This is a predicted structure of a 1522-nucleotide RNA (small-subunit ribosomal RNA) from an uncultured Pseudomonadota bacterium. RNAcentral holds the sequence, with entries from ENA and SILVA. It matches the Rfam family "Bacterial small subunit ribosomal RNA".

RNA sequence: AGAGUUUGAUCCUGGCUCAGAACGAACGCUGGCGGCGUGCCUAACACAUGCAAGUCGAACGAGAAAGUCUCCUUCGGGGGAUGAGUAGAGUGGCGAACGGGUGAGUAACACGUGAGCAACCUGCCCCUGAGACUGGGAUAACAUCUCGAAAGGGGUGCUAAUACCGGAUAAGACCACGAGGUGAAAAUCCUCGCGGUAAAAGAUGGCUGAUGCUUUCGCAAGCCGUCGUUCGGGGAUGGGCUCGCGGACCAUUAGCUUGUUGGUGGGGUAACGGCCCACCAAGGCUACGAUGGUUAGUCGGCCUGAGAGGGUGUCCGGCCACACUGGGACUGAGACACGGCCCAGACUCCUACGGGAGGCAGCAGUGGGGAAUAUUGCGCAAUGGGGGCAACCCUGACGCAGCGACGCCGCGUGGGGGAUGAAGUCCUUCGGGAUGUAAACCCCUGUCGGGCGGGAAGAACGGCGAUGGGCUUAACAGGCCUAUCGUUUGACGGUACCGCCAAAGGAAGCCCCGGCUAACUCCGUGCCAGCAGCCGCAGUAAUACGGAGGGGGCAAGCGUUGUUCGGAAUCACUGGGCGUAAAGGGCGCGUAGGCGGUAUGGCAAGUCGGGCGUGAAAGCCCUCGGCUCAACCGAGGAAUUGCGUUCGAAACUGCCGUACUUGAGUGCGGGAGAGGAGAGCGGAAUUCCCAGUGUAGCGGUGAAAUGCGUAGAUAUUGGGAAGAACACCGGCGGCGAAGGCGGCUCUCUGGACCGCAACUGACGCUGAGGCGCGAAAGCUAGGGGAGCAAACGGGAUUAGAUACCCCGGUAGUCCUAGCCGUAAACGAUGGGCACUAGGUGUAGGAGGCAUUGACCCCUCCUGUGUCGAAGCUAACGCAUUAAGUGCCCCGCCUGGGGAGUACGGUCGCAAGGCUGAAACUCAAAGGAAUUGACGGGGGCCCGCACAAGCGGUGGAGCAUGUGGUUUAAUUCGACGCAACGCGAAGAACCUUACCUGGGUUUGACAUGUUCUCGAAAGGCUUAGAAAUAAGUCCUCCCUUCGGGGCGAGAGCACAGGUGCUGCAUGGCUGUCGUCAGCUCGUGUCGUGAGAUGUUGGGUUAAGUCCCGCAACGAGCGUAACCCUCACCCUUAGUUGCCAGCGGGUAAGGCCGGGCACUCUAGGGGAACUGCCGGUGAUAAACCGGAGGAAGGUGGGGAUGACGUCAAGUCAGCAUGGCCCUUAUGUCCAGGGCUACACACGUGCUACAAUGGCCUGUACAAAGGGUCGCCAAGUCGCAAGAUGGAGCUAAUCCCUAAAAGCAGGUCUCAGUUCGGAUUGGAGUCUGCAACUCGACUCCAUGAAGGCGGAAUCGCUAGUAAUCGUGGAUCAGCAUGCCACGGUGAAUACGUUCCCGGGCCUUGUACACACCGCCCGUCACACCACGAAAGCUGGCUGUACCCGAAGUCGCUGGGCUAACCCCGAAAGGGGAAGCAGGUGCCGAAGGUAUGGUUGGUAAUUGGGGUGAAGUCGUAACAAGGUAA
Repeated sequence: AGAGUUUGAUCCUGGCUCAGAACGAACGCUGGCGGCGUGCCUAACACAUGCAAGUCGAACGAGAAAGUCUCCUUCGGGGGAUGAGUAGAGUGGCGAACGGGUGAGUAACACGUGAGCAACCUGCCCCUGAGACUGGGAUAACAUCUCGAAAGGGGUGCUAAUACCGGAUAAGACCACGAGGUGAAAAUCCUCGCGGUAAAAGAUGGCUGAUGCUUUCGCAAGCCGUCGUUCGGGGAUGGGCUCGCGGACCAUUAGCUUGUUGGUGGGGUAACGGCCCACCAAGGCUACGAUGGUUAGUCGGCCUGAGAGGGUGUCCGGCCACACUGGGACUGAGACACGGCCCAGACUCCUACGGGAGGCAGCAGUGGGGAAUAUUGCGCAAUGGGGGCAACCCUGACGCAGCGACGCCGCGUGGGGGAUGAAGUCCUUCGGGAUGUAAACCCCUGUCGGGCGGGAAGAACGGCGAUGGGCUUAACAGGCCUAUCGUUUGACGGUACCGCCAAAGGAAGCCCCGGCUAACUCCGUGCCAGCAGCCGCAGUAAUACGGAGGGGGCAAGCGUUGUUCGGAAUCACUGGGCGUAAAGGGCGCGUAGGCGGUAUGGCAAGUCGGGCGUGAAAGCCCUCGGCUCAACCGAGGAAUUGCGUUCGAAACUGCCGUACUUGAGUGCGGGAGAGGAGAGCGGAAUUCCCAGUGUAGCGGUGAAAUGCGUAGAUAUUGGGAAGAACACCGGCGGCGAAGGCGGCUCUCUGGACCGCAACUGACGCUGAGGCGCGAAAGCUAGGGGAGCAAACGGGAUUAGAUACCCCGGUAGUCCUAGCCGUAAACGAUGGGCACUAGGUGUAGGAGGCAUUGACCCCUCCUGUGUCGAAGCUAACGCAUUAAGUGCCCCGCCUGGGGAGUACGGUCGCAAGGCUGAAACUCAAAGGAAUUGACGGGGGCCCGCACAAGCGGUGGAGCAUGUGGUUUAAUUCGACGCAACGCGAAGAACCUUACCUGGGUUUGACAUGUUCUCGAAAGGCUUAGAAAUAAGUCCUCCCUUCGGGGCGAGAGCACAGGUGCUGCAUGGCUGUCGUCAGCUCGUGUCGUGAGAUGUUGGGUUAAGUCCCGCAACGAGCGUAACCCUCACCCUUAGUUGCCAGCGGGUAAGGCCGGGCACUCUAGGGGAACUGCCGGUGAUAAACCGGAGGAAGGUGGGGAUGACGUCAAGUCAGCAUGGCCCUUAUGUCCAGGGCUACACACGUGCUACAAUGGCCUGUACAAAGGGUCGCCAAGUCGCAAGAUGGAGCUAAUCCCUAAAAGCAGGUCUCAGUUCGGAUUGGAGUCUGCAACUCGACUCCAUGAAGGCGGAAUCGCUAGUAAUCGUGGAUCAGCAUGCCACGGUGAAUACGUUCCCGGGCCUUGUACACACCGCCCGUCACACCACGAAAGCUGGCUGUACCCGAAGUCGCUGGGCUAACCCCGAAAGGGGAAGCAGGUGCCGAAGGUAUGGUUGGUAAUUGGGGUGAAGUCGUAACAAGGUAA
């Protein structure tokens, strides 16, 4: 630091996903040790049991028992001492408000931070001042009586205090008043004066000289000390209150508020205050977000991050809140009180049913909930806290231990040596490779664990003892302080640590290995089972599933899940965007707000700098130190970006003042304009009405029909009516903010522009809300209505046609008034200002030159187009009218779908508008550009593509192939063109792969090896359908004698398979297509895919050539080179030929001879647009012509670019993998591949007279032939037989060519056409023609009369027609391949059909139009909305009831202290209490609302789902542009 994923590829946008770190975690697998941390995140759910707050006898009164000792005893027991002034309880004091827990509530001065209190309190503690005098009355405990089950209570009686209450005193305090001071003033501030108010407690240690009592001891008082106590002052600490600022969400919460806001007066409090009350006023808060709702303890910090930020608030620390729920007060320095009280409620427990008790969110622990979170441990040794003079007691705070890999850190599970490398396992190309120095084995070490032994620090204070010193004092008592020595105290724990002993011995797993991402093979599986974070794997060779081997990573852990931050610049402050990707508001006016020209003076709010205070500690960071290291811990520093305060600076912003003119505006002078509103006027056209002329049609369409018309239409002429819209001008011309505005005239009216430079003097820009305007359609009311025209009717079209087309036609379109408020309201581009090359149009205005004047030309301003530089942009493109460069303000965006939907609110008469989600779902959805492909897009151009023509197919019969069906089997393959007379160039057996049956198992065939044997073949016989089996006969070769060759048998390796996969393959082939294309190198252009070249202008059969050109070249194709045919020359002359010469025949190259000709087959020539003319750019080339056997590629052949179709072939062959192995191999016989209701393809023969038949007669080419072709002759009607000459072939044979020609006959008929079918008789091949051959003869003589829709071939020696040969082959072509004979017609032309090439265009296609894709319906699942209702939570208002309790009133009952009267008893008063009552008041109740959930018959749409149904809407002009 990035990566994967949208595409065929590319760039961009954009989401999703991954790699990192972290955690109070959980789960899975695994687990050796230690240290330090950490551990109910859920039910603030309920809790058994134990413990968690007591202490003080030096405040006070009272005061046991057991036990022990002892005495007495009636042996039942009793007394005394001790236990012991102890226990327990009580009065009193202090503490219990700390410590500990939890996070429910709380959006708040709760918290943080910084200030303030002149508006406050503060027990214990420290310093300090002044005191503590004198009296009094009670009361618990206790005793006794009594109520109650209990918990508890009542009566009577006794008693103490540091408990309680009077009086005195009052430095100071407090209160009231007065005076003075400081202040501008007022003071709540300071000083002084007078008056008033309020105190107290003792305990204990010591001393004994003086005093009293006392005999002494001693007691009291006194003195000294310590502690305590009262009233003050100060401090410290802790708290209370107030304020500035800061930190959550929702505006689908917009208005809230009556103690509300303020005042006056009072009450209350420690204290300010509507905190509370009475009265008065009517305020207060809010868009800088009040009110409401939801969520939440908060901070230091913690996690993450480069940072800014984001997330979080567990442990530790600060603050807050709470203590079963709600309310309340009491006590107190402090509470509205976790282990206190009262009341109400819920719950639990006890109960004698009357009534009581309780509150673990203290530590353990239990149940429950949950994915999940520990011991009912030890100790007060340390630290800290409470009480105490102290000893000491208490302390689940705390210190420790236990449990959990929950986290961090450390250590170990051994170290060294050890093979060309054991075994096992895995892989393998079978050679080997890997595991792997790994193991074994040898040597060594000793961490942890184990055993044995030793063994800490944490402990010091304090106490006690001893010895000193100092202070206090009358004191050498005592007390206090202090020094030294001794002594006492450890839960952890016999732990840490150390030593010794034995022993490699006890100690490794988990995840991953397709890409991202580090790590690959085999087997199994076969879209199954499964995996998956994203992309995606798996349908028979899966590095992706499962296992194995191997490898990678981490390691006592490893993975998974969840969550957070990061990556994500994907909410963008740092640091994003808005023409087309998501995103500019439809447009204006304008409020708040934001921003704002030039100069100058001042202020100092912002800003900047310095100082000071604060920013707790811990943490982070740095340094040093302590545990062996580390984690962890300690010390010091730094930092704490903040807030406050003070001093200073004055550039910038701001504020105040002054000035300016350039921004803005005004004025004056001009002209332009479909700018707006109202009124009036005009002509053309359409329709209708009237009248005339006129007659049969008109109209409409692709074609028609509906429709109109003989009641007179259409057409035409005249007249009239009505409504709407304004041709030409008219123009990327004008105006307007936008919507929008178009005949002419008038009236009213807005804005802009140009010129002048007189005036104002920043008056400006933008603009959340708000207000206004706002096309069309639509709505309301009233008019109007010619034309047009949703709906609707009819006619067509169509499979349908609720459409497109046609005939009609109503709302509407028009006017008035009012709504609606939307749009692709678009430049898909908000407004303003400034700056940044130009060229060229156009509109308005002005100026200059010139002129008499104008035009032209030049310059400037404003508007509106177009091209283009820089720059920008993903690209397209934009480019002074910016999408460039900047500033200011507003609006808006944050993946696609769901959805502009639902709910809520608001506007509207309605339609509907505005605002505007979520669940769920997808891994994309998109933009621009690229290359293709495609188009019922365009242009250009080819092809027997159409057209023109000739002949066919489709109908018949037959042949053949295929489908189908059948069958035991009808073997298999080929399936549009490009399967179907195809593999088959030849299935009776064989072939043969199929079926049935019979055999066989190292095999029908190959190689190696071990053992045994020698032949095996072959002949014969028997059985059998044969294979085969049995029998019999006959028998090897070489040899160095070991053996070898050959063969057989038995075994082992292996053979064999036409079994599967052509979608694992090679090779070969088909096809587009003999089409003219397909590419590369370098350069250039582009971010890139890619483009250029290869496009363009011509031309060609051709990317053929020429020209041009950021291209220049090159390759594969084209062409040519090759073969063949056509002409000539030459060479050669048999088997070919025969002109001349000779011989000969009936004839004949038959013979001599000759090679001239033909021919044969070698070589060569010839044709190249070379020549001429024209056209053309003078080019390429084309057209015409000459010559020539041949002319523009002369005809034909061979030759098939890059590629496409997962085209065909595993059955030609080869081959990976899989499968079979007494069978899926192999042998044999028979059968089948030849079946037959049908359907299709390809052919043959025909349907006849251009013909059939008969007779005669002429002319080929190319082939083949010795297992062969076979002559003559003979026989047979014939097939053929016989025969055997010749020929290994220019020699002989096949070999008759046929159509043709000549003559004859048939005469239009199912025929003298046609030959199927069938009967009979034969021939030939072959082991064998039954299934199932071909041919011959005789007889038979079917369909068929030229073929529907449709469809095929062919452009010249072609089609058509005629015959001939060959391969295969024993035999078997109508097929195939080849040959020649005869030998046409037509092509205007490229509109159309098909295929193709190039350019261009559109695209939502890229498996590429046989593409993509939309909606309803049906089915399944999922989430959501509505819904009569049902049922919860929270909450408002009104009323009822009203506990406890404070406060107020009352207080007739009751009452010790004080006062008065009284001798007393007692009475009265003061002060209180009970009780009563009033206000408030929790819970509860009634009624009625609000809000938010759950649920619901039914219902609505949405999403998803495999190949369901119907259509075809969109994407190509998508077939009606969307």